[in-house]
Context: one part of a larger RNA
This record gives sequence, structure tokens and C1' cells, in this order.
RNA sequence: ACCGGCGAGUUAUUCUACGUAGCGAGGUUAAGCGGAUGACACCGCGGAGCCGAAGUGAAAGCGAGCCCUAAACGGGCGUCUAGUUGCGUGGAGUAGACCCGAAACCAUGUGAUCUAUCCAUGGCCAGGAUGAAGCGCGUGUAACAACGCGUGGAGGUCCGAACUGUAGAAUGAUGAAAAAUUCUCGGAUGAGCUGUGGAUAGGGGUGAAAGGCCAAUCAAACUUGGAAAUAGCUGGUUCUCCCCGAAAUAGCUUUAGGGCUAGCCUCGUGUGAUGAUUGACGGAGGUAGAGCACUGACUGGACUAGGGGGCAUACAAGCCUGCCAAACCCAAUCAAACUCCGAAUGCCGUUCAAUUUAACACGGGAGUCAGGCAGCGGGGGAUAAGCUUCGUUGCCGAGAGGGAAAGAACCCUAACCAUCAGCUAAGGUCCCCAAAUCUUGGCUAAGUGACUAAGGAUGUGGACUUGCUCUGACAACUGGGAUGUUGGCUUGGAAGCAGCCAUCAUUUAAAGAAAGCGUAACAGCUCACCAGUCAAGUGAAUCCGCGCCGAUAAUUUCCGGGACUAAGCCAAGUACCGAAGCUAUGGAUGCGUCGAUCCUUCGGGAUCGAUGUCUGGUAGGGGAGCGUUCUAUUGUAGGUUGAAGGUACAUCGUGAGGUGUGCUGGACGAAAUAGAAGUGAGUAUGCCGGU
Repeated sequence: ACCGGCGAGUUAUUCUACGUAGCGAGGUUAAGCGGAUGACACCGCGGAGCCGAAGUGAAAGCGAGCCCUAAACGGGCGUCUAGUUGCGUGGAGUAGACCCGAAACCAUGUGAUCUAUCCAUGGCCAGGAUGAAGCGCGUGUAACAACGCGUGGAGGUCCGAACUGUAGAAUGAUGAAAAAUUCUCGGAUGAGCUGUGGAUAGGGGUGAAAGGCCAAUCAAACUUGGAAAUAGCUGGUUCUCCCCGAAAUAGCUUUAGGGCUAGCCUCGUGUGAUGAUUGACGGAGGUAGAGCACUGACUGGACUAGGGGGCAUACAAGCCUGCCAAACCCAAUCAAACUCCGAAUGCCGUUCAAUUUAACACGGGAGUCAGGCAGCGGGGGAUAAGCUUCGUUGCCGAGAGGGAAAGAACCCUAACCAUCAGCUAAGGUCCCCAAAUCUUGGCUAAGUGACUAAGGAUGUGGACUUGCUCUGACAACUGGGAUGUUGGCUUGGAAGCAGCCAUCAUUUAAAGAAAGCGUAACAGCUCACCAGUCAAGUGAAUCCGCGCCGAUAAUUUCCGGGACUAAGCCAAGUACCGAAGCUAUGGAUGCGUCGAUCCUUCGGGAUCGAUGUCUGGUAGGGGAGCGUUCUAUUGUAGGUUGAAGGUACAUCGUGAGGUGUGCUGGACGAAAUAGAAGUGAGUAUGCCGGU
């Protein structure tokens, strides 16, 4: 991992609601007793007790009333009948209370054969080295001291085996081994190592101290018990069909991933048009916008207090100002916390109209309290975020189908079932791939289409304005482009062309006291300007359409691909394709209406038919069923002429499932009507077994 089996809302009791049954102003017995019995079943007794039939007040008390009060005001709770006892189901409380799961806490015991320390008693430490004290002799001293040579054999002394330790590395990591192997390394007469026996025990021991060790377990051992501890947490929770169908919000919360009440869902009972939408009509309002009348902000000007600066001055006054500037005025602006104004929507209402189908009250049961994305209106942020926080709408959540290559939310559209029928939506129609290589008119040349901006450009199409032009434009070519003059100044020089000033006049068809290159300065070459040649258009703006550059990322490039010059883009048109949408045909279900039949406790119910409408669905509410085991009828019907079980096929039912037949099997065992549950498995890193 697979297969098989096991595996989770139970039981008791109290309350509550509904259903149902009995009795009913009453209902009901409990323990116990008696009878009978296979029996705890059954029959009878037992009225103790409980609930109800009267309330109210704190109470005395009063009583269909009572209480507050001075009160007859005003109010609160009542009266104007319905209960009660079983059974079943939903829910709640108390209990383990749907199941599995802690880390822990407490109590009684068991452990020092591992290990820590200690006690008692034993054992062990090759070999080599060093050479303390003491002693002897000698020298030496007044005597000591001291020195030398011997002797001697001390030491948590040295080197190094056994022994012991484990510092480094490699190997080992489903190991040879739940801590080792190999090489290297520390100690090795000591605080040494070690055998045997003994002592200390769990908030306790022991600890040369690491929270170490106390039997592969230690920031409190192990065992059994309290015990099914508790778990606002995680996981799991088993058959079918039908009807409805949420929430991710508010308030409060030692509360924030939990709860309670409300909101939203469902079921029942009641009320009976009270609900919703649109129109009409009537309202409140201060948003968008706009505005500057207020409050503030803000630019320029005018005017002019005050100030600064200057002049003048004995003081006071005065004069000037190209500086700063209040108030007022003119012009131009800005505002969430400005408003002289002021919408659209939305909101409230109406004995109105139309369309529609809810609404409300009471009661039983919930779930929800992490929401998400998109559009629009805001706040926060950076007018960032698949960001965050509000409002509002839609969708996802709980929504399948078609489109967007692929895709929770975008676009289209709400799936009861069947059909080898039709029409459409979004989106598409060359091939992949269903349908136009469709029609008409344009545009694009960039594979733009099939990523982006500021900015840039004789790309190209259209519109429009304007200049020059057969008295000859634009471009090109030929020729001219001069004179006073080298203008004046400056300068070493300055001659059109370093710089400063001026920029005139003449001859002319035209020619600047020169637009550029050039020279040391001249020179030289062009230009402006003019003529000729040529012969018809040629310049400058503006706006619009489609393109170009700007344009850099790591596997091959993202049009989905192939490919395409349309199969790209714009405008118009006609066909077609295209969904679970709509239609057609048949069928089913819920609900409503009508009719028929049957039943009835006269409230209604059941069945059939017609008709209208409905039938996506998570949490969740409600309804109807299937199957399993057992009990009663009953071990009955059936069964060796073959039961249960197994298996294959057929068939019936919307489904859970049922039935039949064949084969297998070899002895049990239905159906029906009731009843009771150890009643349905694929998931719990579930448990057990097999493979």
C1' cells in the first nucleotide's frame, strides 16, 4: 500500500415543544401488598405524593381581584377555563454524553544487577629514568653552619605496556554495533584502577556541578490507581430520494480562530393584503458640481497705514525710495473638517393606479461571527500591491454549462430526467475546430496586427489655412556677387569674417561695411542677392487615421499553434456556427386550482384525471423511504425433488434496493403486520488479520 473484519449522537433522569393515545375540572399513582405465572410480563389493591382548577403583595393579609398611594389620579400583575398521565420524536440540563488524541496533576507501591556518592573487605599496576630528606666519611668552624664525595630511595615526579580514559580524524547512519571500528591521543604509586558484599529513593537521592546520573527513560524514574482527568484545539463520524436554504454582520465579552443576544435559514400555528416594484403626488436633506457671500489659503496690480533704508535736521516736523507690507479696491485662483448656491440617485410617506407575491406575530430546530474578487464612491499607502479599511452593487463562497488557449470571481447563461430534433447568447466562421477563404468601401507594409511612455522623424492616407508661381516660381546648371574702403577704433597685425562702435553712401540686373570656411595679416572658396538656361508647380503651418524609432534577460517565440498581406485594422451588410439558455416530443416530483371516486371523528383526508407553475445548491431545517440483526404471530409458509451463503445473467424501482433463473453450496429458513436496536464505512498518520 491493497484486501477482509472491527470502528463514532448512546443510556438513565429532570425539564421543554410537537405528534399520538387515555381520561377530563380534573388527571395520575410511587414504594409496598395480594393474585396468577416460565417471567421483572399481566390483573387487582395502594391517593402517600405531584400537576392543574386564583390571583396578588416583601409580608401581615385581602381575594376576581390584589399591590403602590391620602386617593376613586395613574400604573403593575391577574380574571373572562383546560388540564393531566403514558408512549414516540426534536431540543436543553445533569451525568465520560458522538468517537479517538495530550503536555500534565495527585495517591499507593517497585527499583542503586545500569549509573552517582559512600561504607566494609579483597585484587592489580612490565620495564626504564630522575635521585628529596636522612645517614656515613672528608674538608671546614671556638662550636655550629656550610661545602665535597658516597650511601640512601622520596614524589597527586618523568618515559612507557597491562589497566583505565576518550582529545582529533576517517569509516559507520535500513550500522557488525539503539554509541562501535581503525589510526592518532591523556593518565598509568594515585584525588589511581578494579572484584565482591552493603547504604542512600522520586520534590527524594547522589552529584570535583554537565540539570549530570538514579536499569537504552530524568527541569522530577517506573508501576498501578483517581481516570473515560481536562482539551474554547486537530482529525474522523457509515444507506437513499424529495422540499426549502443561510452566514462570514451588530452589540457585549481577560474577548478577538471561543461564546451570548439580535440579524439572515427552516418547520409549525395564527393574522388575512398589512409585503415588493414602477408611475403619479407630497416631503426632509447639503453630497457631486459649482462658487467665493462667510472661515481660511493663495498670485499679480492699484492704492496706502506701519516698518526698513537714504537725505535733511537743535527738537518737533519734513522729503525721497527700484525694499517689506496690514486694511480697502481691481483682476485671477484653492478647500474633508469653507458655502451665497446646488443636482442626479437614494430615503420617508399617500384610503391613488398598474404589475407582482409576499409580509407580520407567536412557538420548535439550526447553522453563521476567518470571507473573497470585480465595478463604482472614499480613507490609509506612493491617486504602489493578488495591499489594507469602510460604503454600495454583482458574482464566487454554496453555481454546473458556453466563451476568454489554459483560469473560483471577467463576458454569456441559472443544470428535474430523456432525445443521433430545432432557434439563439457571449464569442466566432483558412486548417487544427462547428460555421463565410462572404459582400461593399477605405486604411496599414510595420508580420504593425500579436506588450509601454516621455520624446523623436521629409513613413503614409485624409481635412483645412497660407506664401511664391508662365510678367517663369522651387530644385539644378552657367555667369555675376562690385565701388568709396584696408569703414572708424583697437592692435605687432585686424583688410567683410579676434574684439568694440557705427552699419552709411555710390555704381547697378544684383551684390550685407557681410551668414560660413579660410590667412600671421592679406589672399583664396562659398552664402545672401541678381541675370541667364530650363518649364509647372513649389514652400510653410494646423488637425485627424494607420504605421516607424524609443523597446535590454537568461532552454524555442509566447498570435493557443499552423500559418496569414489578410486569415490585420476601420465602417456597413447578409448568411451561418455556437450553451445544460429558449423551443419541440415524452416522462417524473413539489405546490396551487378544478373535477370525479372512496373514507370521515364532518375539521378534513386518500386515490385518479385535467391544468398552471416549480424542481443548481455547502452549513443547516423539514418530509418520505430502503436495507441489516433480533422479538411476537411462529421456528409459521417453504426446504436434501436442495435452505442460508456465493456467483453469473435477466428483470422491476427515481434511488437506497427488490425479484427471477442457471451454476455453486449442503441445512436451514422467508414474506406480511407490529416492536426493539451493539442498524449501513473509504478516509480518523484509525484498530486487528492476511498478502